[in-house]
Context: one part of a larger RNA
RNA sequence: CUGGGCGUAAAGCGCGCGUAGGCGGCCUGAUAAGUUGGAUGUGAAAGCCCUGGGCUCAACCUAGGAACUGCAUUCAAAACUGUCAGGCUAGAGUAUGGUAGAGGAUAGUGGAAUUUCAGGUGUAGAGGUGAAAUUCGUAGAUAUUUGGAAGAACACCGGUGGCGAAGGCGGCUACCUGGACCGGCACUGACGCUGAGGUGCGAAAGCGUGGGGAGCGAACAGGAUUAGAUACCCUGGUAGUCCACGCCGUAAACGAUGAGUGCUAGUUGUUGGGGUCUUAGGCUUCAGUGACGCAGCUAGCGCGUUAAGCAUUCCGCCUGGGGAGUACGGUCGCAAGAUUAAAACUC
Numbered sequence: 001c002u003g004g005g006c007g008u009a010a011a012g013c014g015c016g017c018g019u020a021g022g023c024g025g026c027c028u029g030a031u032a033a034g035u036u037g038g039a040u041g042u043g044a045a046a047g048c049c050c051u052g053g054g055c056u057c058a059a060c061c062u063a064g065g066a067a068c069u070g071c072a073u074u075c076a077a078a079a080c081u082g083u084c085a086g087g088c089u090a091g092a093g094u095a096u097g098g099u100a101g102a103g104g105a106u107a108g109u110g111g112a113a114u115u116u117c118a119g120g121u122g123u124a125g126a127g128g129u130g131a132a133a134u135u136c137g138u139a140g141a142u143a144u145u146u147g148g149a150a151g152a153a154c155a156c157c158g159g160u161g162g163c164g165a166a167g168g169c170g171g172c173u174a175c176c177u178g179g180a181c182c183g184g185c186a187c188u189g190a191c192g193c194u195g196a197g198g199u200g201c202g203a204a205a206g207c208g209u210g211g212g213g214a215g216c217g218a219a220c221a222g223g224a225u226u227a228g229a230u231a232c233c234c235u236g237g238u239a240g241u242c243c244a245c246g247c248c249g250u251a252a253a254c255g256a257u258g259a260g261u262g263c264u265a266g267u268u269g270u271u272g273g274g275g276u277c278u279u280a281g282g283c284u285u286c287a288g289u290g291a292c293g294c295a296g297c298u299a300g301c302g303c304g305u306u307a308a309g310c311a312u313u314c315c316g317c318c319u320g321g322g323g324a325g326u327a328c329g330g331u332c333g334c335a336a337g338a339u340u341a342a343a344a345c346u347c
Stems, first nucleotide, its partner, number of pairs: 003319004007301002012315001014201004021194003025088007033081002035077008049065006091191001092188003096183004103177002106174004110154001114150008125136002162169002206247006215241002220236004258314006266292012296303002320347003329340004
């Protein structure tokens, strides 16, 4: 390479949009590029293979045949693929009537709690722990009460509930805005799927500039513990956590399971719609989200209409362990670093 694979053994890009490319519904007609068959020419000789012949045999030599799976020209076929033309509505989309939702962005606003400031009451402790101490407190703490300020997060509802492509999203109100689902069936008429490059989004931490800073809290300091304790526990506490703008581009970015389509028993919850009936409800039908389970699959575990089953299209990725996701080079970045990505050597 071929082959075989990718939930857990190596292997699905973190997730979208989309270029090239690959693949693509039903019917009719045309064409004949692919495709199929025939003919002709060519496919040097030698060699290989088959059947003979010559050296006493063999190697070797030699004659004939086959083969040379190819290419060109030409004749023909028209199922399939392609192309052209016409049509269709089951895929896809638009319009229309409804529905649910922590989907996104901006502005405003609410209460509880915490800390802090000022005042009142009040007196000797408070705090913290396994036990303590560091710490705070007679300059009046802790507790309690009245008032003010600040920042951050939104108890209950809350749910294998909902929404979003993923990351993710949770007080309330307003405005702007994306998507989804259901109904009837009006319209377009294959407009589709995937997607190398590309481009956008992308938790936390981190970086730059300017704000903000209540609580928490890397670093740091102290107190303990301990043989030691650069920890676990305690008292403090700076970056940070928050906001605006700009970077970074990584995560066990996980369902460790790429996307699309079709097919293949059911049972039982639940969310959002629709239909229907004899309406505390039953039956039924779409779209989600869970639990079990037949066939089938799997090394097993398990998966099982939300497949890891049966097929198909396109992309990504794997190829013994270590060295190593490293070195070098390139690209990107302010940096941290990210990305692409070896070899020697060794088992």
This is a predicted structure of a 347-nucleotide part of an RNA (small-subunit ribosomal RNA, central domain) from an uncultured prokaryote. Model confidence (mean pLDDT): 90 of 100.